[in-house]
């Protein structure tokens, strides 16, 4: 250099192009406790930048940035 792939909550993972991106787990607060732990309830908290395509984009297209793989 050339092909393929992957990018989503603090982690691990969902989400036929269409309802306010959803769940585990982690944190914070409540409740329970005589105190913790376990539960059990609420809170917070994301789509790699950009650009088009569409009524509508996490999903399709380009094009840039990062991680992986394969090939000379």
């Nucleotide at each position: 250099g050339c092909a393929c792939u992957c990018a989503u909550a603090g982690u691990u993972c969902a989400a036929u192009g269409g309802a306010u991106a959803g769940a585990a787990u982690a944190u914070c607060g409540g409740a329970u406790u005589c105190c913790g732990a376990u539960u059990c309830c609420g809170a917070c908290g994301a789509u790699u930048g950009g650009a088009g395509u569409u009524c509508g984009a996490a999903u399709c297209u380009c094009c840039a940035u990062g991680g992986g793989u394969g090939u000379a």